A computed fold for a 73-nucleotide RNA from a sheep gut metagenome, annotated as transfer RNA. It matches the Rfam family "tRNA". By type it is a transfer RNA. Rfam 15.1 lists 5,335,975 matches to the family in 14,413 species. The prediction has a mean pLDDT of 82.
[in-house]
RNA sequence: CGCGGGAUGGAGCCGUUGGUAGCUCGUUGGGCUCAUAACCCAAAGGUCGUCCGUUCGAGGCGGGCUCCCGCAA
Repeated sequence: CGCGGGAUGGAGCCGUUGGUAGCUCGUUGGGCUCAUAACCCAAAGGUCGUCCGUUCGAGGCGGGCUCCCGCAA
């Protein structure tokens, strides 16, 4: 160099046929308890790797680039 897969809150991942992003854990605050854990309630945290394009509308489609994993050589 060639082929395939992937990049989504701090971590691990959903996201269907393009319709405006959610789950679990974690974090913070409150409740419960003599107290801690567990449990219950609430909140914060995302320019969906990046740039461009298509579209009324892109996490999902097309193209370039970056990074990670695998295969072949």
The RNAcentral record of the sequence draws on MGnify.